[in-house]
RNA sequence: GACGCAUCAAGAGGGGUGGAGGGAAUGGCCCGACGAGACCCCGCCAACCACUCCGGUCGCUGAAGCGGCCGGAAACGGUGGCAAUUCCAACAGGCUCCAAGACGACAGCCUGGGAGAUGCGCG
Numbered sequence: 001g002a003c004g005c006a007u008c009a010a011g012a013g014g015g016g017u018g019g020a021g022g023g024a025a026u027g028g029c030c031c032g033a034c035g036a037g038a039c040c041c042c043g044c045c046a047a048c049c050a051c052u053c054c055g056g057u058c059g060c061u062g063a064a065g066c067g068g069c070c071g072g073a074a075a076c077g078g079u080g081g082c083a084a085u086u087c088c089a090a091c092a093g094g095c096u097c098c099a100a101g102a103c104g105a106c107a108g109c110c111u112g113g114g115a116g117a118u119g120c121g122c123g
Base pairs, nucleotide, nucleotide: 001122003121004120005119006118007117008116013042014041015040016039017038021031022030023029026089027088028087043082044081045080048078049077052073053072054071055070056069057068058067059066060065086115091112092111093110094109095108096107098104
């Protein structure tokens, strides 16, 4: 960053600098002078990548060994994260309630999509 794949309901904060905004964008709803965003230090979370180890299975094999896939452990390294589900909604479809005959608002919920974020691959 055009593109591909995976994940997004869990988890994890203190200090310093600084001084008014911030939560992507729209609407909402929140956070913020009891100090926002940002930057720095330290800590922590997680386990995407790499490394290491264990189990299962399949393949090449006579075997040793190596490799693929699945699961697990660990956490030195590369990223990432540490208010609110990705804070919620927005687009399409459906369900419940109101509610009884019809239209259908509010409210609650489900599925899919879109947008976005992060990682890995690729360029």